[in-house]
Molecule: SAM riboswitch aptamer (S box leader)
Organism: Streptomyces echinoruber
């Protein structure tokens, strides 16, 4: 950056400077905060996206083997394509498993919660339309990696 894709209800805080605000944004609720908020520093975790490591079995490619074809009026036909099957070993790969040295990222509350759609229930109402409540699923924004341009 109007760019892809994958995750976001699990985890994990101490201390120093500082010194009034923070939870992205806008509304609205709720929450953190002078028993010290943002920010900045050091130290510590936490997780497992990149990485790294190892392997059994599975699988998927590549290697190789075998057969068919190619290939004739008729015999023989190698490579190469192609089509079927098989594969000890070997070699790339996915799944699965493991680690955490190194790049990132995190370290109150679900991305705090709701804002749009849609489906279910419930209350209003004569019945719909419609509006509150609630519960679910999807967008939307945003974040966080790892490519892209």
């Nucleotide at each position: 950056c109007g760019c892809u894709c994958a995750u976001c209800c699990a985890g994990a805080g101490g201390g120093g400077c500082a010194g009034a605000g923070g939870g992205a944004c806008a509304c609205g609720g709720c929450c953190c905060g002078a028993u010290g908020a943002a920010g900045c520093c050091c130290c510590g975790g936490c997780a497992a996206c990149c990485c790294c490591c190892c392997u059994u079995c599975g699988c998927c490619g590549g290697u190789u083997c075998u057969c068919g074809u190619c290939a004739u009026g008729a015999u023989c036909c190698a490579c190469c394509g192609c089509g079927a099957g098989g594969c000890u070993c070997c070699c790339g790969g996915c799944c699965a498993g493991g680690g955490a040295a190194g790049g990132u990222g995190c370290c109150a509350a679900u991305u705090c919660c709701g804002u749009c759609u849609c489906a279910c229930g419930g209350c209003g109402a004569g019945g719909u339309a419609c509006g509150c409540c609630g519960u679910g699923a999807g967008g939307a924004a945003g974040a966080u990696g790892a490519g892209g341009a």